[in-house]
This is a predicted complex of two RNAs, RNase P RNA and transfer RNA, with 421 nucleotides together.
RNA sequence: GUGGUAGGCGAUGUCGUCGCUUUGGGUCUUUGAUUUAAAGAGGAAAGUCCGGGCUCCAUUGGGCAAGGUGCCUCCUAACGGGAGGAGGAAGUAAUUCCAUGGAAAGUGCCACAGAAAGCAAAACCGCCAUUUUUUGGUAAGGGUGAAAAUGUGAGGUAAGAGCUCACAAGGUUAAUUGGUAACAGUUAACUUGGGUAAACCCCACCUGGAGCAAGGUUAAAUAGGGAAACAGAAACGGCCCGUUUCGUGAUGAUUUUCGGGUAAACCGCUUGAGGCCAACCGUGAGGUAGGUCCUAGAUAAAUGACGGCACAUGACAGAACCCGGCUUAUACGCCUACCAAAAAU
RNA sequence: GGGGGUGUAGCUCAGUUGGGAGAGCAUCUGCCUUGCACGCAGAAGGUCGCAGGUUCGAUCCCUGUCACCUCCACCA
Numbered sequence: 001g002u003g004g005u006a007g008g009c010g011a012u013g014u015c016g017u018c019g020c021u022u023u024g025g026g027u028c029u030u031u032g033a034u035u036u037a038a039a040g041a042g043g044a045a046a047g048u049c050c051g052g053g054c055u056c057c058a059u060u061g062g063g064c065a066a067g068g069u070g071c072c073u074c075c076u077a078a079c080g081g082g083a084g085g086a087g088g089a090a091g092u093a094a095u096u097c098c099a100u101g102g103a104a105a106g107u108g109c110c111a112c113a114g115a116a117a118g119c120a121a122a123a124c125c126g127c128c129a130u131u132u133u134u135u136g137g138u139a140a141g142g143g144u145g146a147a148a149a150u151g152u153g154a155g156g157u158a159a160g161a162g163c164u165c166a167c168a169a170g171g172u173u174a175a176u177u178g179g180u181a182a183c184a185g186u187u188a189a190c191u192u193g194g195g196u197a198a199a200c201c202c203c204a205c206c207u208g209g210a211g212c213a214a215g216g217u218u219a220a221a222u223a224g225g226g227a228a229a230c231a232g233a234a235a236c237g238g239c240c241c242g243u244u245u246c247g248u249g250a251u252g253a254u255u256u257u258c259g260g261g262u263a264a265a266c267c268g269c270u271u272g273a274g275g276c277c278a279a280c281c282g283u284g285a286g287g288u289a290g291g292u293c294c295u296a297g298a299u300a301a302a303u304g305a306c307g308g309c310a311c312a313u314g315a316c317a318g319a320a321c322c323c324g325g326c327u328u329a330u331a332c333g334c335c336u337a338c339c340a341a342a343a344a345u
Numbered sequence: 346g347g348g349g350g351u352g353u354a355g356c357u358c359a360g361u362u363g364g365g366a367g368a369g370c371a372u373c374u375g376c377c378u379u380g381c382a383c384g385c386a387g388a389a390g391g392u393c394g395c396a397g398g399u400u401c402g403a404u405c406c407c408u409g410u411c412a413c414c415u416c417c418a419c420c421a
Base pairs, nucleotide, nucleotide: 002340003339004338005337006336007335008334009333010332012310013309014308015307016306017305018304020040021039022038023037024036025035026034027033028032042316046327047326049325050324051323052322053321054211055210056209057208061241062240063239064238066207067206068205069204070203071085072084073083074082075081086100087098088097089096090095101202102201106200107199108196109195110194124142125141126138127137128136129135150168151167152166153165154164155163169192170191171190172189173188174187175186176185177184178183215267216266217265218264225258226257227256228255229254232246233245234244235243260420261419262418274293275292276291277290279288280287281286311314346417347416348415349414350413351412352411355370356369357368358367364401372388373387374386375385376384394410395409396408397407398406
């Protein structure tokens, strides 16, 4: 240099004019207007697929049901995420992929074809015996199928068959060695038991519900109205039990529904499991202590429009309570490590 | 912003222990009629939204993705 594998970074820049949101300062007739300065979207802000914080349901408990996860160990606030390993598969290799507990607990299903689809068999062709209209044996061979009862050889037999033996392959159980474990190795006994659990199910573990339009404070306005349900109602919004609170026989409480009114302001709202730096521990994900920085907070909804220059000619795409992940979309440029074959030095 | 649901023929919809892709209306052809409508007989029409996976086999089970529909404010 060529081809490949893994990981990471950037994600147009700059100037001019006009304009928008927030905050600080100044001025003014202080509700507000105006002027000036500073700051002003992402790696996915997306999908809302998981998990957590936060808020309310009374900051309550037990059982069933329902749902989810599924090799092992660890990380984490938590996870269905991540790291390292085990087993299997692909690749020459670097490396990548796997919903990977149990089918030897039970039930179901396996269409068509085929003799037979599961405690094997009602034998189509073939083979053998008997006898030729047949009857019986045989699953070795053919043929069917996605899948046909472990494979090869020998013995055996009328012909055959794990029927018997040897070797090989797989499985279960037990012992033992290594490993925290998954698992791997060895030995012995038994065994040849199809697939499907993203079918029911069994085992282990986890899960209360709703979501910032949560929720709180103030203001304004209206018909503080009608109907229905119920002696119980609500608290877990699938059911039951316990417990608590309210209500006690319709003059009242609660729920549902129809109708009415307002759609204004503030808090929640951005300092957070935060970013960056370097030290120690750890294979790693991460952890510990330290220093330093403050960096959008809108509410019809800001972060834009036009023009010039530069180059690589600019992709996917726009915050809406916040955070950790996953998944999906994505033009171009750059960096690091590793692998393969050949050549040159 | 948040929750729930749907996607199958031109339209409206069925479709389950996973194995045949269907119905009604519409369309086309033939018959009937002097002609048309009605009626009768027949035919055509499908990437089951898309992609991947599980399975021998997927409209159906699982995952991702796209499009559409719908509900959710506060006060008394």